[in-house]
RNA sequence: UGAGACUUCCAGAUGAUCGCGGAGCUCUCUCAAGGGCUCCGAGGAAAGUCCGAACUCCAUAGGGUAGGGUGCUGGAUAACCUCCAGCGGGAGCAAUCCCAGGGAAAGUGCCACAGAAAACAAACCGCCCGCGGAACUUGUGUCUUCGGGUAAGGGUGAAACGGUGAGGUAAGAGCUCACCAGCGUCGGGGGUGACUCCGGCGGCUUGGUAAACCCCACCUGGAGCAAGACCAAAUAGAAGGGGAGAGGUGACCCGCCUCGCCAUUACCCUUGGGUAGGUCGCAGGAGGGUCGUGGAGACGCGGCUCCCAGAUAAAUGAUCAUCCGGUCCCUCCGGGGGCCGACAGAAUUCGGCUUACGGGAGUCUCGUUCG
RNA sequence: GGGCGAAUAGCUCAGCGGUUCAGAGCACUUGCCUUACACGCAAGGGGUCACAGGUUCAAAUCCUGUUUCGCCCACCA
Numbered sequence: 001u002g003a004g005a006c007u008u009c010c011a012g013a014u015g016a017u018c019g020c021g022g023a024g025c026u027c028u029c030u031c032a033a034g035g036g037c038u039c040c041g042a043g044g045a046a047a048g049u050c051c052g053a054a055c056u057c058c059a060u061a062g063g064g065u066a067g068g069g070u071g072c073u074g075g076a077u078a079a080c081c082u083c084c085a086g087c088g089g090g091a092g093c094a095a096u097c098c099c100a101g102g103g104a105a106a107g108u109g110c111c112a113c114a115g116a117a118a119a120c121a122a123a124c125c126g127c128c129c130g131c132g133g134a135a136c137u138u139g140u141g142u143c144u145u146c147g148g149g150u151a152a153g154g155g156u157g158a159a160a161c162g163g164u165g166a167g168g169u170a171a172g173a174g175c176u177c178a179c180c181a182g183c184g185u186c187g188g189g190g191g192u193g194a195c196u197c198c199g200g201c202g203g204c205u206u207g208g209u210a211a212a213c214c215c216c217a218c219c220u221g222g223a224g225c226a227a228g229a230c231c232a233a234a235u236a237g238a239a240g241g242g243g244a245g246a247g248g249u250g251a252c253c254c255g256c257c258u259c260g261c262c263a264u265u266a267c268c269c270u271u272g273g274g275u276a277g278g279u280c281g282c283a284g285g286a287g288g289g290u291c292g293u294g295g296a297g298a299c300g301c302g303g304c305u306c307c308c309a310g311a312u313a314a315a316u317g318a319u320c321a322u323c324c325g326g327u328c329c330c331u332c333c334g335g336g337g338g339c340c341g342a343c344a345g346a347a348u349u350c351g352g353c354u355u356a357c358g359g360g361a362g363u364c365u366c367g368u369u370c371g
Numbered sequence: 372g373g374g375c376g377a378a379u380a381g382c383u384c385a386g387c388g389g390u391u392c393a394g395a396g397c398a399c400u401u402g403c404c405u406u407a408c409a410c411g412c413a414a415g416g417g418g419u420c421a422c423a424g425g426u427u428c429a430a431a432u433c434c435u436g437u438u439u440c441g442c443c444c445a446c447c448a
Base pairs, nucleotide, nucleotide: 001367002366003365004364005363006362007361008360009359010358012323013322014321015320016319017318018317020041021040022039023038024037025036026035027034028033043343047354048353050352051351052350053349054348055224056223057222058221062254063253064252065251067220068219069218070217071216072086073085074084075083076082087101088099089098090097091096102215103214107213108212109209110208111207124154125153126150127149128148129147130146132144133143134142136139162180163179164178165177166176167175181205183202184201185200186199187198188197189196190195228280229279230278231277238271239270240269241268242267248256249255273447274446275445287306288305289304290303291302292301293300294299324341325340326339327338328337329336330335372444373443374442375441376440377439378438381397382396383395384394389428399415400414401413402412403411421437422436423435424434425433
């Protein structure tokens, strides 16, 4: 200096003036309303709503089934489709990154086109054998019907039923043998484990797909703050339909609970009517900061300290000055002027993931140049 | 704020692993028919299957993320 990998931090700063939302105190004050002072006032993603929870309701404990989800191992956590550390596989020269990463020798399905054959294999060409036939150049030859053998060779495909060599054979073939690759199994060593190393034996080899059905293991009720609770206001507690061993029982069954039992009356559906207000939920929390400590890490424990948005059509802004960073123009080289400073904006709250996006710092890898 | 669904030709839709799969109707273009127009007949053009990544030999189709659009949900008796 170029290219890259990982980790981490910031989110322009300060002041003045005006303005907005909230809390507390206080003044005018019967109330209503208004004034003053102090303090607080967006994010790393507040976003997507993709996971997991808290919280609330569905009156409720349990058993079974269906459905859904997850899927190497060990740990972290309130929990997780999250995180950490490893194992195995893959990409890269490397730093490092990626993996829905259980089971295809439980079963079923599918594998287009091409190709002879696409999964208990299969004979198009070729090669070989047998029985015949034909012609003439009468041969250890050529052509050919039929019946067999053969997966070594050709060609097809994403994929062709181990690879190389030797023996063997009519020609061939794990048919046999040696070595290699892979699988299964047995024994031993290491590791908590995924897994790994060594040795023996076996049949010689068991294709892919489970983000196809499925099998196995584990987890799993539904709805969502427009949940839900209370107050106030107003209207027609209106009409129609369903409805009896029925309805509810959270998807179903068992079990269970409540109400009702032939209707003006439980309950459900549809239509119609009224309101368009307030309070709580709702801000002290799986909270933040800092110090110590345990751990390889995710993270845990302890001390001290801080209070850090709560709006409801929705506040968190605007202007000016100075400075910071970048860039452009002018220059009398002192400086002056213009523009820009990303993505984006709380709506019950947390933990993650993903996506959008400007800049800084550190460590590491590979290269180039100089010393 | 919360919960669902969809995206394929200009429009409305079908296709839901396979290369005789990208297709139908309307619309468009050209030719024929007609004096001319319409109807009719024949032929033709037009698509990154919203976008990106993954699974698979193979993706419009299966999975994940993104984008855009649409629908539903207030309380009282």
Molecule: RNase P RNA; transfer RNA
Organism: Candidatus Eiseniibacteriota bacterium